[in-house]
Bacterial RNase P class A from a Pseudomonadota bacterium, 378 nucleotides, folded computationally. The sequence is in RNAcentral, with records from ENA. Of the family's consensus pairs, 97% are formed in the model. NCBI's taxonomy places the organism under Bacteria, Pseudomonadati, Pseudomonadota. The coordinates come from a structure-prediction model, not an experiment, and the mean pLDDT is 75. Its Rfam family is "Bacterial RNase P class A". It is annotated as a ribozyme.
RNA sequence: CGGAUCGGUUCGGGUGAUCGCCGGUGCCUCGGCACGGGAGGAAAGUCCGAGCUCCACAGGGCAGGAUGCCAGGUAACGCCUGGUGGGGGUGACCCCGAGGACAGUGCCACAGAGAGCAGACCGCCGCGCCGCCUCCGGGCCACGCGGCAAGGGUGAAAGGGUGAGGUAAGAGCUCACCGGGCCGGCGGUAACGUCGGUCGCACGGCAAACCCCAUCCGGAGCAAGACGAAAUAGGGAAGCGUUCGAGGACGGCCCGUCCGAUGCUUCCGGGUUGCGUCGCUGGAGGCCCGUCGCGAGGCGGGUCCUAGAGGAAUGAUCAUCACCGAAGGUUCGGCGACGGCCUUCGGAACAGAACUCGGCUUACGAGCCUUCCGGCCA
Repeated sequence: CGGAUCGGUUCGGGUGAUCGCCGGUGCCUCGGCACGGGAGGAAAGUCCGAGCUCCACAGGGCAGGAUGCCAGGUAACGCCUGGUGGGGGUGACCCCGAGGACAGUGCCACAGAGAGCAGACCGCCGCGCCGCCUCCGGGCCACGCGGCAAGGGUGAAAGGGUGAGGUAAGAGCUCACCGGGCCGGCGGUAACGUCGGUCGCACGGCAAACCCCAUCCGGAGCAAGACGAAAUAGGGAAGCGUUCGAGGACGGCCCGUCCGAUGCUUCCGGGUUGCGUCGCUGGAGGCCCGUCGCGAGGCGGGUCCUAGAGGAAUGAUCAUCACCGAAGGUUCGGCGACGGCCUUCGGAACAGAACUCGGCUUACGAGCCUUCCGGCCA
C1' cells in the first nucleotide's frame, strides 16, 4: 500500500435556489396566500415478548405449544450480560439443539463373523493325528477337539486407553499413570473446580425418536374497541325451547361460572347505514452529567422532542461544499515504497411509517480501531 470483514464503533450527506406532493394553524374576494412540519437503521420479515382493547375479575383439568448448564438484568421474553463445561481458530476472537439413556417403548442404514445382556472372518496358542522336508536340534502343512477379544479387517460406533508384569497364547488377570463411578474435605451464591479415599469398571450410541422431569402459556386482535348520526315493520312460514332449559359468553375438549324466554335457528319478503369523531402518538423515549455495578443495566439531576392517513405524501433538477474511485500533473514531504496538493471524469447502497414499545433475524453503502493474509521499501 492492497485485500479479507471475525469482533467493536461512527455515520447513512450539508447548504442555497426553482418546481412539485401530504397534513396542521391563520387570513380569505373561497380562486388561493402566509407560516411551520413531513421516514429508517433496518420503517422490512411478522419470528418472540409486552403495553392497550374486548370477551368473566381470566377460574380448574385434559389436550397442545414453547423453553431447557449456572447466576444476574428486565415490564416481559425463546432477548441481553457475566460465568461454568465442551469444541474451533496462527490470531483478533468465535460456536454449542449443554435437563434425563438403571421409568418404559423404539431405532442403530451400508459394510461386517458379530450392532447389544455381542462376536472366532483372518489370526494367536495347546492337545491329538495324516503327510512332507531335515544339517536329527527341529521346521512346514491339512484335519479334529479345545483355549484366547491381544493383533488384523468392517463400521459413525466393536464391552475404557497407554505401558509393564503375567501366560501355552491371552484377558483389569495383576500393577503404574490417564479416564470413569461412588464417598468425603476445601473453594465458589451456583453451574463447577480441586484434593484425598475407595471401586477393576458397574455394561455402547440416539431424547434434531416417542417419552419422562422442571418452568411458562386463556382467546382474539386497532378491521381491537368506544361514542355519535341514520334505521328498527308487532311481516309471513317451518323447526327447537321456557327450570328435565334451546341458545350465547366460550373460537380445541370437559367441568365450572354467568346471561338467558313476545326467546333462538333457517327460509321468504322488506327498512336504514355502508358515514363522522375518538382510539392516534410524549413514550418501559433519546442525549449529557453524577453515582452504583466487571457487565447487561439500576438510581438521581439536567436537557431535547412536533408524520400520524384515507391504500397511503415525505420528491425532482441545478449550483456548491464534503466523501469515494480512476486517469493525468506536481518548484511539496520522505533515503525509499509511498503520501499530500491540483485538474478532469465518474459514483453514492438497502430500502418506504399505517396502534405503540423491547428484542431477534434478514438486506445494505462508507470511514475508523482490532486482527489476519499478500506485495513493495528501508